A computed fold for a 119-nucleotide RNA from Alicyclobacillus pomorum DSM 14955, annotated as SAM riboswitch aptamer (S box leader). The model forms 94% of the base pairs in the Rfam consensus. Lineage of the source: Bacteria > Bacillati > Bacillota > Bacilli > Paenalicyclobacillus pomorum. Its mean pLDDT, the model's own confidence on a scale to 100, is 82.

RNA sequence: ACCUUAUCCAGAGUUGGUGGAGGGACUGGCCCGAUGAAACCCGGCAACCGGCCUGUCGCGCCUCAUGGUGGGAACAGGCACGGUGCUAACUCCUGCAGGGCUUUCCUGAGAGAUAAGGG
Numbered sequence: 001a002c003c004u005u006a007u008c009c010a011g012a013g014u015u016g017g018u019g020g021a022g023g024g025a026c027u028g029g030c031c032c033g034a035u036g037a038a039a040c041c042c043g044g045c046a047a048c049c050g051g052c053c054u055g056u057c058g059c060g061c062c063u064c065a066u067g068g069u070g071g072g073a074a075c076a077g078g079c080a081c082g083g084u085g086c087u088a089a090c091u092c093c094u095g096c097a098g099g100g101c102u103u104u105c106c107u108g109a110g111a112g113a114u115a116a117g118g119g
Stems, first nucleotide, its partner, number of pairs: 002118007013042001016041003022032003026095001028093002043087003048083003051079006057072001059070004091111001096108004
């Protein structure tokens, strides 16, 4: 490269710094951009993985007992310390199939993105 699973209508600088013309994956649209794009730094958001904390549950050990204590690949909540991610517009809409059928519209798939695991 590729495979599997989960998530993708919430949230985050309407004046932060550097930077200078591009950007929104791709197609076709439609947008954003010198009242400053990409990129980098800072700030922020979220809580997928790890970590830590609290409670519950079940297990072991100690105790006559109340109770104490250890650890768990279990459940719920929390912190945001580490690993990522994200920070215009529903994943901006769309591309295939079905429904509806004048149009608008609805559902699913595909594609894409992110995380975790595999490879």